[in-house]
Context: one part of a larger RNA
Molecule: large-subunit ribosomal RNA, domain II
Organism: Methanomassiliicoccales archaeon
RNA sequence: GCCAGGGAGUUCUGAUCAAUGGCGAGACUAAGCGCUGAAGCGCGGAGUCGAAGGGAAACCGAAUUGCCCGCAACUUCGCAAGAAGCCAGGGGCUAGGUGUGCUCGCCUGGAGUCAUUGGUGGGAUACCCGAAGCCAGUUGAUCUAUGCCUGGGUAGGUUGAAGCCUCUCGAAAGGGAGGUGGAGGACCGAACCGGUAUUGAUGUGCAAAUCAUUCGGAUGACCUGGGCAUAGGGGUGAAAGGCCAAUCUAAACUGGAAAUAGCUGGUUCCUCCUGAAACUAGUCGCAGCUAGAUCUCAGCCGAGGUAGACUAUGUGGUAGAGCACUGAUUGGGCGCUUAGGCGGAGAAAUUCGUCGGCAUCCUGUCAAACUCCGAACAUGUGGUCGCCGUAGACGCUGGGAGUGAGGGCCUCUGGGGUAAGCCCGGGGUCCGUAAGGGAAUGCAACCCAGCCUGAAGUUAAGGUCCCCAAGUACCGGCUAAGUGUAACAACAAAAGGCGUCGGCAGUCUAAAACAACUGGGAGGUGGGCUUAGAAGCAGCCACCCUUUAAAGAAAGCGUAACAGCUCACCAGUCGAGAUUGCGGGCCCUGAAAAUGGACGGGGCUAAGCCGGUCACCGAUACUUUAGAGCACCGAAAGGUGAUCUGGUAAGGAGGCGUCGUGCAUGGGUAGAAGCUUGGCCGUGAGGUCAAGUGGACCGUGUUCGAAUGAGGAUCCUGGU
Numbered sequence: 001g002c003c004a005g006g007g008a009g010u011u012c013u014g015a016u017c018a019a020u021g022g023c024g025a026g027a028c029u030a031a032g033c034g035c036u037g038a039a040g041c042g043c044g045g046a047g048u049c050g051a052a053g054g055g056a057a058a059c060c061g062a063a064u065u066g067c068c069c070g071c072a073a074c075u076u077c078g079c080a081a082g083a084a085g086c087c088a089g090g091g092g093c094u095a096g097g098u099g100u101g102c103u104c105g106c107c108u109g110g111a112g113u114c115a116u117u118g119g120u121g122g123g124a125u126a127c128c129c130g131a132a133g134c135c136a137g138u139u140g141a142u143c144u145a146u147g148c149c150u151g152g153g154u155a156g157g158u159u160g161a162a163g164c165c166u167c168u169c170g171a172a173a174g175g176g177a178g179g180u181g182g183a184g185g186a187c188c189g190a191a192c193c194g195g196u197a198u199u200g201a202u203g204u205g206c207a208a209a210u211c212a213u214u215c216g217g218a219u220g221a222c223c224u225g226g227g228c229a230u231a232g233g234g235g236u237g238a239a240a241g242g243c244c245a246a247u248c249u250a251a252a253c254u255g256g257a258a259a260u261a262g263c264u265g266g267u268u269c270c271u272c273c274u275g276a277a278a279c280u281a282g283u284c285g286c287a288g289c290u291a292g293a294u295c296u297c298a299g300c301c302g303a304g305g306u307a308g309a310c311u312a313u314g315u316g317g318u319a320g321a322g323c324a325c326u327g328a329u330u331g332g333g334c335g336c337u338u339a340g341g342c343g344g345a346g347a348a349a350u351u352c353g354u355c356g357g358c359a360u361c362c363u364g365u366c367a368a369a370c371u372c373c374g375a376a377c378a379u380g381u382g383g384u385c386g387c388c389g390u391a392g393a394c395g396c397u398g399g400g401a402g403u404g405a406g407g408g409c410c411u412c413u414g415g416g417g418u419a420a421g422c423c424c425g426g427g428g429u430c431c432g433u434a435a436g437g438g439a440a441u442g443c444a445a446c447c448c449a450g451c452c453u454g455a456a457g458u459u460a461a462g463g464u465c466c467c468c469a470a471g472u473a474c475c476g477g478c479u480a481a482g483u484g485u486a487a488c489a490a491c492a493a494a495a496g497g498c499g500u501c502g503g504c505a506g507u508c509u510a511a512a513a514c515a516a517c518u519g520g521g522a523g524g525u526g527g528g529c530u531u532a533g534a535a536g537c538a539g540c541c542a543c544c545c546u547u548u549a550a551a552g553a554a555a556g557c558g559u560a561a562c563a564g565c566u567c568a569c570c571a572g573u574c575g576a577g578a579u580u581g582c583g584g585g586c587c588c589u590g591a592a593a594a595u596g597g598a599c600g601g602g603g604c605u606a607a608g609c610c611g612g613u614c615a616c617c618g619a620u621a622c623u624u625u626a627g628a629g630c631a632c633c634g635a636a637a638g639g640u641g642a643u644c645u646g647g648u649a650a651g652g653a654g655g656c657g658u659c660g661u662g663c664a665u666g667g668g669u670a671g672a673a674g675c676u677u678g679g680c681c682g683u684g685a686g687g688u689c690a691a692g693u694g695g696a697c698c699g700u701g702u703u704c705g706a707a708u709g710a711g712g713a714u715c716c717u718g719g720u
Base pairs, nucleotide, nucleotide: 001720002719003718004717005716006715011124012123013122015120016119017118018117019116020115021114022113023112026049027048028047032043033042034041035040053060054059063094066093067092068091069090074085075084076083077082095108096107097106098105099104127266128265130263134256135255136254137253138252139251145230146229147228148227149226150225151224152223153222154220156188157187158186159184163180164179165178166177167176168175169174192217193216194215197213198212200211201210232248234244235243236242269655270654271653272652273651274650279292280291281290282289283288295400296399297398298397299396300395304388305387306386308385309384310383311382312381313380314379315378316377320373321371322370326367327366328365331362332361333360335358336357337356340355341354342353343352344351345350406431407430408429409428410427411426412425414424415423416422436448437447438446452627453626454625455624456623457622458621462617463616464615465602466601467600471614473613474612475611476610477609478608484604485603495589496588497587499586500585501584503582504581505580506579507578508577516573517572518571519570520569522546523545524544527541528540529539552567555566556565557564628645629644630641631640632639633638656709658706659705660704662702663701664700665699666698667697674693675692676691677690678689679688680687681686
């Protein structure tokens, strides 16, 4: 892992609501007693609830229905539509009780109570499993920590302290040499104790700490046997929070105890109806609760309701815009101010210029906390239309919830942010809780489209060369880059292009344009200045005049300076368009990522892009048809459904199966249950039949009652 079996909303109590039943202004007994084989039957009125409320209390203490409206039902009229009457229930007044009160509160014109079943919440373990912990009482120092008592162990080698002896020096104090001697938390190194490094081996191990090599101590604060002592908020500790029996920042065991868990996981058959929320407010609140909103179920009421459109009439100060106010702000003009800064003139007084300041005019701007203005849009009320509603809407009351971590997309060119599959809002939508088709595959929310069960057809989005259903369809353009074959995020920008195709507007042109070729391109003059020089061409100034078809006091190259070569400009040859600007379509450059490689692929010059046309394919969509369910009408038979049948959390309804029980009724050795295989029936849980196996019990109908349904819980036990 698999298989089998087990495995989670139970029971008691008190509360509340519903359904059903009994009795009813009353209802019921409890403990207990008696009878009985049992189920049960008969007593038992203590007590509980109700029949009166208001007030803190003292205390006081209610309509035997007075008026109006009016649904259903009923009655009358009517063929019907409808009208009228009377109106239980319902509504509104009035009246009454009480409190301090006819502007207020509560209450009053009789319905309760007992039982059973079910829903929910309180107390109990309270749907099941799950802590770390807290407290109490016990057990431990055979491990280990420390102490005490009593024993044991320590190969071999080295060094050579004090003391002593001999010799020697010295006046002495004392020194030196040689011996002897054998000290030391001395040295090297086995046993023994330890555990440095390889961060080696091993790491389902030899081992819940080992193995190998290496390494530290090894006469000492050394190692060690036996005995004894210290105990859990306590011990012991050369102190690491170490150790106290593989357990220590408070041991182990048993108990309180099923501690508690706002947290994680799990929670078992079917079908039918409806169907959310991730918002608002509060909260020692943010992983939780409570109230509202939202969902569901039941009852009541009885006629309107309203998301949309138009219209009438109000409200608003946003987007935008503007500068009239509040502030900010460019340049200029006029005037004033000299209290100011700087500068000039003057011996000084003083004066002038400039930078400033104030006011005003012109000009150019800005604003969430500016507004002379001002939309779209939103919204109040009335009307008309539309839609829903007596098959009961809207609303009210009560039972039960779930939710209170939301998310994407479009939009408001909303607010924040450089931006984000970012954060925070308003509106809408979808996913959540939604299947099917498309988007190559995969892909919650993008496009189409809202799934009861079959059959046949038609379309949507998207597609029609092959993979792959359907056009190698048609008409007109564009692209030459394999650009492209990619709706949107993926899938690239600024900036460029004498690539190519359209458009618009100019200019030149048979009085010959544009390009090319041939020729000219001169004179005053080497302009003046500067300079060593400056001659069109280092630099500065000026930039005239003449001859001309035309020719600059020179646009470029060049020289030391000249020279030289071109250009502008003109003529000739030639003979038809040339050229400029703006804007558009497709295309190109810009263009770099790590194994070889992706338009889904093949491939395609259309099977690419743009515009147009006709066919076809293509969904659970739509149509037709057969059936089922549900809702509604109806006494039933039957009928209707344009508007019904997706659904998580959740609410509601009806069923299937298992075990047992009362009553009724059946089967079985001529083969029960169980098991295996197959057929049939039912929307389904399931039921039934046959054959085989098996070898003794088992059904059906109806009532009641449950330790009643397994795939999950790192579930439990067993097997494999």